Predicted 3D model of a 542-nucleotide part of an RNA (large-subunit ribosomal RNA, domain I) from a Minisyncoccia bacterium.

[in-house]
Context: one part of a larger RNA
RNA sequence: CAAUUGGCGGAUGCCUUGGCAGUUUGAGCCGAAGAAAGACGUGUGCUUAAGCACGAAAACAACGGUGAGCCCUUCAGCAGGCGUUACCAUCCGUUGGUUUCUGAAUGGGGCAACCCCCUCUGGUGAAAGUCAGAGGACCUUGAGUUUACUCAAGGAGGGAACCCGGGGAACUGAAACAUCUAAGUACCCGGAGGAAAAGACAUCAUAUGAGAUUCCGUAAGUAGCGGCGAGCGAAACCGGAACAGGCUAAACUACGGAUACGUCCGUAGGGUUGCGGGACCUUCAUAACGUGGAUGUAAGAUCGAUAAGAGAACGACCUGGAAAGGUCGACCAUAGACGGUGACAGUCCGGUAUCUGAAAUCGAAAUUACCCACUAGAAGGAUUCCCAAGUACCACGAGGCACGGCAAACCUUGUGGGAAUCUGGGUCGGUCACGAUCCAAGCCUAAACACUCAAACUGACCGAUAGUGAACAAGUACCGUGAGGGAAAGGCGAAAAGAACCCAGGUAAUGGGAGUGAAAUAGAACCUGAAACCAAUUGCUU
Numbered sequence: 001c002a003a004u005u006g007g008c009g010g011a012u013g014c015c016u017u018g019g020c021a022g023u024u025u026g027a028g029c030c031g032a033a034g035a036a037a038g039a040c041g042u043g044u045g046c047u048u049a050a051g052c053a054c055g056a057a058a059a060c061a062a063c064g065g066u067g068a069g070c071c072c073u074u075c076a077g078c079a080g081g082c083g084u085u086a087c088c089a090u091c092c093g094u095u096g097g098u099u100u101c102u103g104a105a106u107g108g109g110g111c112a113a114c115c116c117c118c119u120c121u122g123g124u125g126a127a128a129g130u131c132a133g134a135g136g137a138c139c140u141u142g143a144g145u146u147u148a149c150u151c152a153a154g155g156a157g158g159g160a161a162c163c164c165g166g167g168g169a170a171c172u173g174a175a176a177c178a179u180c181u182a183a184g185u186a187c188c189c190g191g192a193g194g195a196a197a198a199g200a201c202a203u204c205a206u207a208u209g210a211g212a213u214u215c216c217g218u219a220a221g222u223a224g225c226g227g228c229g230a231g232c233g234a235a236a237c238c239g240g241a242a243c244a245g246g247c248u249a250a251a252c253u254a255c256g257g258a259u260a261c262g263u264c265c266g267u268a269g270g271g272u273u274g275c276g277g278g279a280c281c282u283u284c285a286u287a288a289c290g291u292g293g294a295u296g297u298a299a300g301a302u303c304g305a306u307a308a309g310a311g312a313a314c315g316a317c318c319u320g321g322a323a324a325g326g327u328c329g330a331c332c333a334u335a336g337a338c339g340g341u342g343a344c345a346g347u348c349c350g351g352u353a354u355c356u357g358a359a360a361u362c363g364a365a366a367u368u369a370c371c372c373a374c375u376a377g378a379a380g381g382a383u384u385c386c387c388a389a390g391u392a393c394c395a396c397g398a399g400g401c402a403c404g405g406c407a408a409a410c411c412u413u414g415u416g417g418g419a420a421u422c423u424g425g426g427u428c429g430g431u432c433a434c435g436a437u438c439c440a441a442g443c444c445u446a447a448a449c450a451c452u453c454a455a456a457c458u459g460a461c462c463g464a465u466a467g468u469g470a471a472c473a474a475g476u477a478c479c480g481u482g483a484g485g486g487a488a489a490g491g492c493g494a495a496a497a498g499a500a501c502c503c504a505g506g507u508a509a510u511g512g513g514a515g516u517g518a519a520a521u522a523g524a525a526c527c528u529g530a531a532a533c534c535a536a537u538u539g540c541u542u
Stems, first nucleotide, its partner, number of pairs: 001539007013527001014491002018462002020459009029158002037102003040055004044079003049074003060096006069082003107116003117136008138155007162193001163191005173180001177227001203210002214241004224232002245444003248388001252269007274422001276387004280381005290374004296370004302364005308356003314329005330347002332336001338350003393417008403429001424439005478485002498526001501513004
């Protein structure tokens, strides 16, 4: 050096209990009636630990289903017990009960899971005491006998993501950097809900018109913005999803109250619009049998959810350790989905198609009853009144709009000024005219849209250095005072049949026989078992 045989090692192949991404359907807040999260216990004994469930009633009661086994799993054995055809063990579901201590934690305190106290009631006791039950924090609103006190209602805290609002970075990019970008992102705070927000045009259009909001597609990487750099980046139309519109203020009237007699307040009627509307005056019409309901109550055919039940059809021979393979001959199929079974099974097992099923609770629901809302309007007249004020608008300074003051409209508003009421006012991207269009300064409003969970299903997704950080005692071990960081680690075999017995050895480790098995170079350091690396043997080389 080569070959061979081994060792070490754990790649590769095969596998999958676990993940990842989605589709469909359904569901979505919990909490002083004490939550979320925990501590400590309980789940027969030997019996610790972890997981899971539960709370000193530690699986208790009722009801329904299931049922020959059961006393949770890892986890086998022994002991002890319950049950065996049902009103009856166990298990599954529905409802109720119980629910230690901590925790918003709320009688006071406290180094959470501990300590200490007061009032009332009851038991016991001669009493001291002890046991049991109820109550005892703070804030807001309201009431009462109104400084105090009592009572009632509400609040407090939590929630993965989603939502709205108030604040709001930097790294980075620009190949440096300052405007700009990152980005209104991360993060902090407040608030709400199962969704939130938005929402019934002072909108958009443009010479035709559309008709609340939201979401998807498109328009479009277009128009634009931009140290015109890096980059940022619309809107309308159009096509879809889903569709829903309502209530006030004012003028005026009636009643009640207050009054500085100027008027003001409350209740009821009235009224709600932009081919302007309403009040006011006149005339006509008119009423409940109707229409509608997003709010409430009750019933409700039927359907569904939360346990379940029935459920077709195959044999022989061959190979083999084993048949589901091969050969031959059959059968079922509204079932040839899937998983398992000693190799690949429609007919072996569990299931599947299909059909059936609920005492109890919940959901949907045609419809019904009550309840609630509307009950108009039409014509004419008159031109008296009303139509949301520190608002519109203007100036200065900011912010938001894709739009960086830009030719900069529009929206919001910090400071100052400050209108009008239809012969009025806003918008139409400087401004003016003409024209078009809409009616701000009050409020409410389902659905389509976001996120998560559950169930079922799917994948030219992963297959143990992958896929979740986690297929295993995983947010574990371990690290850190702490906030926090955070692993590694899967595979014997069809079945433990997990090696009786013998020998060596230290009553070892380990090994040799024997035995099991298809296989033990499948022996628990267990499938396969690559390379690096190590050794032995044989040969070659110097």
NCBI's taxonomy places the organism under Bacteria, Bacillati, Minisyncoccota, Minisyncoccia.